[in-house]
Glycine riboswitch aptamer from uncultured Amylibacter sp., 96 nucleotides, folded computationally. The model forms 86% of the base pairs in the Rfam consensus.

RNA sequence: UAGGAAACAUCGGGAGACACUGACAAGAUGUAAAUUGUCAGGGCCGAAGGAGCAACCGCCUCGGAAACUCUCAGGCAAAAGGACCGAUGUUUUUAU
Numbered sequence: 001u002a003g004g005a006a007a008c009a010u011c012g013g014g015a016g017a018c019a020c021u022g023a024c025a026a027g028a029u030g031u032a033a034a035u036u037g038u039c040a041g042g043g044c045c046g047a048a049g050g051a052g053c054a055a056c057c058g059c060c061u062c063g064g065a066a067a068c069u070c071u072c073a074g075g076c077a078a079a080a081g082g083a084c085c086g087a088u089g090u091u092u093u094u095a096u
Stems, first nucleotide, its partner, number of pairs: 001095001003094011018042001020041007043076003049072001050070003056064003
């Protein structure tokens, strides 16, 4: 010193799947319907997290390993969240 890598912060983008069904309560109301909450019931999704197998990799006794798989958790109108991607900044490290 133009870069590479990692961590953090900010901003932007960011999918999928029942605004399901029933009961109870609340408010409202002439009644019903609709709304909110709680409980129960089955159906579904994978991209927080978690777990499993594995190509592969390593310091090869052992270990690291996915966007694959499972759905424990989480989610299924909006909101929130969201792996991952991009930009900026800070710090560390690496190369010349």
It was read from a public genome assembly, where an Rfam model found it. The organism belongs to Amylibacter, within Bacteria.